[in-house]
RNA sequence: CGCGAAAAUGGCAAAGCAGCCGAAAGGCUGUGACGCAAAGCUAAAGGGCCUUUGGGAAACCGAUGGCAGCCAGCUACCGAAA
Numbered sequence: 001c002g003c004g005a006a007a008a009u010g011g012c013a014a015a016g017c018a019g020c021c022g023a024a025a026g027g028c029u030g031u032g033a034c035g036c037a038a039a040g041c042u043a044a045a046g047g048g049c050c051u052u053u054g055g056g057a058a059a060c061c062g063a064u065g066g067c068a069g070c071c072a073g074c075u076a077c078c079g080a081a082a
Base pairs, nucleotide, nucleotide: 003079004078011036012035016031017030018029019028020027021026034069040074041073042072046071047070048067049066050065052063053062054061055060
């Protein structure tokens, strides 16, 4: 560099439910654990997906807001085996 254990120390928290914010997607707090070796950070690098809206017969294009627990980029704890 890489790899990821029937290891250790810790961490995060899906759905659902309650309250709040938002036109929506979605977000925050609490509860709750489906899972996660980056489920840490980044949406002013990129792809993808979602929302609203304009154009278009359609394919699709522009704009708006969002999602990193889809891919990606950056950074990082531990150390069995190969």
A computed fold for an 82-nucleotide RNA, annotated as c-di-GMP-I-GGC riboswitch aptamer. It was read from a public genome assembly, where an Rfam model found it. Its mean pLDDT, the model's own confidence on a scale to 100, is 87.